[in-house]
Molecule: small-subunit ribosomal RNA
Organism: uncultured bacterium
RNA sequence: AAUGAACGCUGGCGGCGUGCUUAACACAUGCAAGUCGAGCGAGAAAGUCCCUUCGGGGAUAAGUACAGCGGCGGACGGGUGAGUAAUGCGUGAGAAUCUACCCUCUAAUGAAGGAUACCCCCGAGAAAUCGGGUUCAAUACUGCAUACGUCCCUUCGGGGAGAAAGGUGGCCUAAUUUGCUGCCGUUAGAGGAUGAGCUCGCGUGCUAUUAGCUAGUUGGUGGGGUAAAAGCCUACCAAGGCAAUGAUGGCUAGCCGGCCUGAGAGGGUGUACGGCCACACUGGAACUUAGACACGGUCCAGACUCCUACGGGAGGCAGCAGUGGGGAAUAUUGCGCAAUGGGCGAAAGCCUGACGCAGCGACGCCGCGUGGAGGAUGAAGGUCUUCGGAUUGUAAACUUCUGUUAAGUGGGAAAAAAGACUCGUUUUUAAUAGAGACGAGGGAUGAUUGUACCAUUAGAGAAAGCACUGGCUAACUUCGUGCCAGCAGCCGCGGUAAUACGAAGGGUGCGAGCGUUAUUCGGGAUCACUAGGGCGUAAAGGGUGUGUAGGCGGUGCAUUAAGUCUAUUGUUAAAUUCCUCGGCCUAACUGGGGACCCGCAAUGGAUACUGAUGUGCUGGAGGUUGGAAGAGAGGAGUGGAAUUCUCGGAGUAGCGGUAAAAUGCGUAGAUCUCGAGAGGAACACCGAUUGCGAAGGCAGCUCCUUGGUCCAUACCUGACGCUGAAACACGAAAGCGUGGGGAGCAAACAGGAUUAGAUACCCUGGUAGUCCACGCCGUAAACGAUGAUCACUAGAUGUCGGGUCUGCUUUUGCGGGCUCGGUGUCGUAGCUAACGCGAUAAGUGAUCCGCCUGGGAACUACGGUCGCAAGAUUAAAACUCAAAGGAAUUGACGGGGGUCCGCACAAGCGGUGGAACAUGUGGUUUAAUUCGUCGCUACGCGAGGAACCUUACCUAGGUUUGACAUGCUUUUGACAACCGUGGAAACACGGUCUUCCAGGCUUGCUUGGACAAUUGCACAGGUGCUGCAUGGCUGUCGUCAGCUCGUGUCGUGAGAUGUUUGGUUAAGUCCUCUAACGAGCGCAACUCUUGUCGUCAGUUGCUAUCACUUCGGUGAGCACUCUGGCGAGACUGCCUGGGAAACCAGGAGGAAGGUGGGAACGACGUCAAGUCAUCAUGGCCUUUAUGCCUAGGGCUACACACGUGUUACAAUGGCCAAUACAGAGGGUUGCAAUCCCGCAAGGGGGAGCUAAUCCCAGAAAGUUGGUCUAAGUUCGGAUUGGAGUCUGCAACUCGACUCCAUGAAGUUGAAAUCGCUAGUAAUCGCGUAUCAGCAACGACGCGGUGAAUACGUUCUCGGACCUUGUACACACUGCCCGUCACAGCACGAGAAUUGUCUGCACCCGAAGUCAUCUUAGCUAACCCGUAAGGGAGGCGGAUGCCCAAGGUGUGGGGAGUGAUCAGGCUG
Repeated sequence: AAUGAACGCUGGCGGCGUGCUUAACACAUGCAAGUCGAGCGAGAAAGUCCCUUCGGGGAUAAGUACAGCGGCGGACGGGUGAGUAAUGCGUGAGAAUCUACCCUCUAAUGAAGGAUACCCCCGAGAAAUCGGGUUCAAUACUGCAUACGUCCCUUCGGGGAGAAAGGUGGCCUAAUUUGCUGCCGUUAGAGGAUGAGCUCGCGUGCUAUUAGCUAGUUGGUGGGGUAAAAGCCUACCAAGGCAAUGAUGGCUAGCCGGCCUGAGAGGGUGUACGGCCACACUGGAACUUAGACACGGUCCAGACUCCUACGGGAGGCAGCAGUGGGGAAUAUUGCGCAAUGGGCGAAAGCCUGACGCAGCGACGCCGCGUGGAGGAUGAAGGUCUUCGGAUUGUAAACUUCUGUUAAGUGGGAAAAAAGACUCGUUUUUAAUAGAGACGAGGGAUGAUUGUACCAUUAGAGAAAGCACUGGCUAACUUCGUGCCAGCAGCCGCGGUAAUACGAAGGGUGCGAGCGUUAUUCGGGAUCACUAGGGCGUAAAGGGUGUGUAGGCGGUGCAUUAAGUCUAUUGUUAAAUUCCUCGGCCUAACUGGGGACCCGCAAUGGAUACUGAUGUGCUGGAGGUUGGAAGAGAGGAGUGGAAUUCUCGGAGUAGCGGUAAAAUGCGUAGAUCUCGAGAGGAACACCGAUUGCGAAGGCAGCUCCUUGGUCCAUACCUGACGCUGAAACACGAAAGCGUGGGGAGCAAACAGGAUUAGAUACCCUGGUAGUCCACGCCGUAAACGAUGAUCACUAGAUGUCGGGUCUGCUUUUGCGGGCUCGGUGUCGUAGCUAACGCGAUAAGUGAUCCGCCUGGGAACUACGGUCGCAAGAUUAAAACUCAAAGGAAUUGACGGGGGUCCGCACAAGCGGUGGAACAUGUGGUUUAAUUCGUCGCUACGCGAGGAACCUUACCUAGGUUUGACAUGCUUUUGACAACCGUGGAAACACGGUCUUCCAGGCUUGCUUGGACAAUUGCACAGGUGCUGCAUGGCUGUCGUCAGCUCGUGUCGUGAGAUGUUUGGUUAAGUCCUCUAACGAGCGCAACUCUUGUCGUCAGUUGCUAUCACUUCGGUGAGCACUCUGGCGAGACUGCCUGGGAAACCAGGAGGAAGGUGGGAACGACGUCAAGUCAUCAUGGCCUUUAUGCCUAGGGCUACACACGUGUUACAAUGGCCAAUACAGAGGGUUGCAAUCCCGCAAGGGGGAGCUAAUCCCAGAAAGUUGGUCUAAGUUCGGAUUGGAGUCUGCAACUCGACUCCAUGAAGUUGAAAUCGCUAGUAAUCGCGUAUCAGCAACGACGCGGUGAAUACGUUCUCGGACCUUGUACACACUGCCCGUCACAGCACGAGAAUUGUCUGCACCCGAAGUCAUCUUAGCUAACCCGUAAGGGAGGCGGAUGCCCAAGGUGUGGGGAGUGAUCAGGCUG
């Protein structure tokens, strides 16, 4: 795009079309084929009228109806598509034919005869129907006569055979006739037209998992038969005919013009209309006829239905309506012959479910309408909202206008003019009858239908839906839902912010329709015939050759004209399509004309090419001659090394084997070693990127036989060539058969190991086999994953075999150039998706063969062929998926490689893991034990401080505009404070006390404001949820050296390059190279601090010198220390060596040396990492509660597990005494000295200090002296008892500290694991924040003392760069294979079983044709005969051939079912 459609929702009108695609299933009822009295005989009745003896009769109806004989028509028209793959159809030819009615022409139409239906009578039967008899007619039937044509025979002179029917009109006669004439018929014949039969060429589905078929088969002769050729039939003879260009069989199917689609070529299709064919309940058969083997005819058989008196009969809607049934689905038991057409008729006319019309169905196409214009407070309502508004939307309302369609009223066509009839002219005729032709006139006839159309009335009144709205694809928001419900054509949506589900609003598309489903073509260049595909790796080259058919084929000349080209002619039906002009208002529809019909056939012409024929040529191909190389093949012989075995000698305890072992062998003498022998198999070195062969493949040496190849040289043949279905041959390894052989090796097997297991890898053994002969098998990653042949198209460089020229060399030999043939590497053009190929093409062309068409199922099933078997070959489908695949790219990963780094390992030091305690977490418990955090990167984390508070949790008591903010509003003038009562408190109740400012004024009211309370409304509030909606902040990789960009270049592209290479660095730091050149974020530097010096400044700091002193200090001073501002200093700057440079190594100087130490600083990004409980924030939830207040409790629980710490286990120590030296901090709600009290915690008291001034504040380890003596201790301090102190409203749950007493575990810690490279680890103390106090042993800082070790980068972990493989990309915690279990689906096998189709053989054999027979029964025409009778012929009967249905037997095909079994797919 389309449809004979169906379904869903919806539905106003008209025109034109169209409507059982399924059950060729069964059919009730009505109709669908009759007509002719001008062929024939007979011939009613009702009714009406008349007569009547009332019994009836007559006339009319009427020569009418019905029926019959006869003629013509029922072979057309109408239906259907079952069958049919060719007895069909389409197209084009042809010869051996027929043709009623029609047209033209010729000639006739004489004279006779006998029957019969109807009617009537009799009979049989239920009926259908049938039998007998009397009489009678014809255009019915039968002879006879005649014969222009016709047919047959022929001696070509002739001979023979063969017809007929009349009817009707007119005229003249006449009055039975006869005659003339017109028309309609009839007979014989000729021609035409029409229709039909027959033959041939070409075309016209699928299937080879159908390969052979055929006996009247193929041909001939004789005979028969037909309208007609012919094995059409028959007898005989011959043995043919068809087939890979697909016979035969199977399945499917009516064919065509056309129709749909498509740019076309094609593909699909065959409804309606038209042509042909076939069929008419199923099967068979003939009759009649011009024509049938006959839809509404006959006979027979069968199935089914109906009637029946049971004896017998009837029927055939695939005609029009209609019914049942089937189905997703397809209409009225309508009107009319008015038109067109058909049958009959002389005609009027009759018949016509053909046809013309109407009805039903949006089934299709086409047309029209459902209103037009104005109308902004942009109304209300709806929806959304950032709350401002936006949108629905000029849409509506409203105003005005129009009047299609529908409705009413009125009018009202065309389709219908022929024939008939009248008149005129003319022909025929004796004729002014009649008839024919022409012309004129002219009445009647309408189913549709009171329809189309026109006018008019009223009136916007009666008339819009459907689908879609994530992308493809035009059109977006809100709500609901929460991987549910659902959607979906493909991709895919949905797991709490869904433009994808459902709804609403908006929008988009189409519109009386819109969607869905089904089907076809297109897009699909996705079966490629087409300038329209491919096969190295995506699917695809046969394992290789020889070669048949076939296809293709060098070159000259001549002939031919089959292909080819051209012209003309015929045909290509009409309709359809296209163009154009017309008719319906337009369109659809329809009429006229044109074009087209691309095909086939015939005739003429052309001859380049192809073909054919003839005759030549040498270039292709082959041959001759001379050389050459070779693991080419087959056979025979032969050689040495090695393994094993046997024998002998010698010799002793192990051998063997492995990562390590063990099994195994060995004292019965192994291994090892020497000698001799046996046997089998394979051939080291040469040896190679070598050579040969068609491929598989081929390797010691010699001989025999033999194939192919190469080179050179001329000569010979003269296209002999290439390819190659089918066929044939060869064909690794394994395997099979028979017979040998068997040393080594070695499936299976056994044992030993390994392992969770180990039916493996390793070891010890070991049988088939490996070897030989003969025969099978016929497959391999049989690979160059690349078929064969020919030609052409840059080079460079090896190598093997020839030839030739040449250099060195006396030759041998070693080279070089050219050339032919092989075999490699690189590479240009070109090709390729890329990788790559590139004269050995995957380039450019030619010829031939094989093969491919998404993945899986499936290198499978079934069937066939081959095979001894194994199996091979050929080779599907159901079903299932939306991919499977190739090449390359970027990453990630690897028990891949290379380089490098890091307290990563190693080397060290000290820990953790064991103990007790502290603290955090899990778990458990609980009313609650609030919440978050979970590998590294959670766990002394948020928390830098939970007794109340904090607090978020629990219990209980209260409260509801609220503890807090803002606005409006009602009422009041207070609120607060104090006192009392109740209560655990919050709170409740009562009492005391109580306003201020400004304005208006009517001076005690009112208005406004401030403040406060109160009422109500908006709202507040939420540590409620979502860190996977977010901002901000943070952790981590990682202070790792990386991450990118612009321009350029390369690549089809993703991308690459830069950023890689070589060095170097802590560093993508720098240098160098370089299709790259630059740049940015990172690195480094800049900042702070520390280390040295200078300078400036000296109080609260300092004190060298000076003075004074109560010896504590004070003056004085600012040199020093120190403080804190400003500067200097370090830059590989200098030297030596190395290096291209960058830089490295060493040295000097220097306080400091190669980023001096430390800190802050954290690229692009990763982990949906963490945090909604810091804060902020979208959405959701809550609102007398999930908010707020209060008291008490809990966060502190405790069988247990883990993390992080503290204290220890002691002598490098504990205790006692004495004594020395810091830094950095803090302090007025504070730090607090001297002094007094207490053993102490502390208390009393209070100088000083808002701090370089005073205080906290005694630093400790250390040093000196003493004691303890290896002990669970004078170690260790947990736990517990008692007594206290301090803070605080309050130390019970639940604080810290002090004193006395108690004195647990623990004696250095398994597996495992952590930190640290120098002022570091270790060790020692001090301070601060938080804070009333304190869980602090934590955290953050400060200083004191102060080490050891680093060979090195193999390994562990993490990281960086380059490279490599990848089936991974959520990226190895990836991906993914198979069994098993369960469920579902389709399929294969299957004992068997049920229908169906069909072959062959036989039996039976209806009806019927044909043949033969029949003196038997019956018999009108003709013949003989006066007659009787006879003959001929017919009917009937019998037999035979053929044959439908049926039966029997035996095969084959294809379906259904089937216990069970097997594999497959999906979950």